[in-house]
Context: one part of a larger RNA
RNA sequence: CGUAAGAAGUUUGAGAGGAGCUGUUCUUAGUACGAGAGGACCGGGAUGGACGCACCGCUGGUGUACCAGUUGUUCUGCCAAGGGCAUAGCUGGGUAGCUAAGUGCGGACGGGAUAAGCGCUGAAGGCAUCUAAGCGUGAAGCCCCCCUCAAGAUGAGACUUCUCAUCCUUUAAGGAGUAAGACCCCUUGUAGACUAUGAGGUUGAUAGGCCGCGGGUGUAAGUGCAGUAAUGUAUUUAGCUGAGCGGUACUAAUAGGUC
Numbered sequence: 001c002g003u004a005a006g007a008a009g010u011u012u013g014a015g016a017g018g019a020g021c022u023g024u025u026c027u028u029a030g031u032a033c034g035a036g037a038g039g040a041c042c043g044g045g046a047u048g049g050a051c052g053c054a055c056c057g058c059u060g061g062u063g064u065a066c067c068a069g070u071u072g073u074u075c076u077g078c079c080a081a082g083g084g085c086a087u088a089g090c091u092g093g094g095u096a097g098c099u100a101a102g103u104g105c106g107g108a109c110g111g112g113a114u115a116a117g118c119g120c121u122g123a124a125g126g127c128a129u130c131u132a133a134g135c136g137u138g139a140a141g142c143c144c145c146c147c148u149c150a151a152g153a154u155g156a157g158a159c160u161u162c163u164c165a166u167c168c169u170u171u172a173a174g175g176a177g178u179a180a181g182a183c184c185c186c187u188u189g190u191a192g193a194c195u196a197u198g199a200g201g202u203u204g205a206u207a208g209g210c211c212g213c214g215g216g217u218g219u220a221a222g223u224g225c226a227g228u229a230a231u232g233u234a235u236u237u238a239g240c241u242g243a244g245c246g247g248u249a250c251u252a253a254u255a256g257g258u259c
Base pairs, nucleotide, nucleotide: 001152005163006162007161008160009159010158011157015149016148017147018146021049022048023047024046025045026044027043033038051106052105053104054103055102059100060099061098062097066093067092068091069090070089071086072085073084074083075082076081110144111143112142117137118136119135120134166176167175168174181259182258183257184256185201186200187199188198189197206252207251208250209248210247211246212245213244215241216240217239222235223234224233225232226231
């Protein structure tokens, strides 16, 4: 821009893409078959491999603004307590998120038309013949069925709901201002390179702060006591705490503009 008014939402599916794999074992059954050795079809279960999709409850990884321990040095006047630097100084753990090695699921079932093949009926050609007319059966393959996208499918589809007929003029597919609705702008995340997309914008919990909880770390500082001291112990399952879950308008989403 189009889809001949403008919108919001829900959809149909022309078409396109994805998937499509397979082992072992039990049973049928040591049956059919076979002198024996051996050893099934058909059918019914179980359990794997590789591959794919999803997820983070479990097991773990990572987790450079979380917690603790610790070395050297420097600074905060000193002690104590801390900050900086040394690969994140090193070490031990670790929330959210992201993850696999973790765990949940998938290939199915079924239908249609077929290939080779196997047939029925059946002439040409009194017989015979699956074929010439006609009719079956038949594959991991084909088309559906399953999953995803999809009306720019210009063949532009469908449904539901909303909005309405103002003013001006040079009267035209004109201009202006509106409605429903949308956008700019702002707070942002389950979204994200940008854009897009989702949640919100005071009639408000959108983000931050604060409060509570969870999770993490592992018992802070100060003080008392014991000890010459290092240190231990009590206060203290303390203190601190990024992303998690709730609450709360304290801060910021004001005001306004465009179509």